The RNA shown here (transfer RNA) has 73 nucleotides and comes from a Planctomycetota bacterium.
Its Rfam family is "tRNA". Rfam classes the family as a transfer RNA. Its family is annotated with triplet codon-amino acid adaptor activity in the Gene Ontology.
Lineage of the source: Bacteria > Pseudomonadati > Planctomycetota.

[in-house]
């Protein structure tokens, strides 16, 4: 340095080939319990890496940058 793969909610991930942003954990509230866990019911939490472009519309395509892992050199 040059191929590829990937980058969403603290964390680990979906988003099924453009149109409602989500699950499980975890967190907080209430219920239950002597109490803790566990279990109900509810809420909170996101610049979809970052620019810029293309469409009526982009997490999603396209081009740059950054980072992360892989190969080759």
């Nucleotide at each position: 340095g040059g191929g590829c793969u990937c980058g969403u909610a603290g964390u680990u991930c979906a988003a099924u080939u453009g149109g409602g942003a989500g699950a499980a954990c975890g967190c907080c509230u209430g219920g239950u319990u002597u109490g803790c866990a566990a279990c109900c019911a509810g809420g909170a939490g996101g610049u979809c890496a970052c620019c810029g472009g293309u469409u009526c519309g982009a997490a999603u395509c396209c081009g740059g940058u950054c980072g992360a892992g892989u190969c080759c050199a």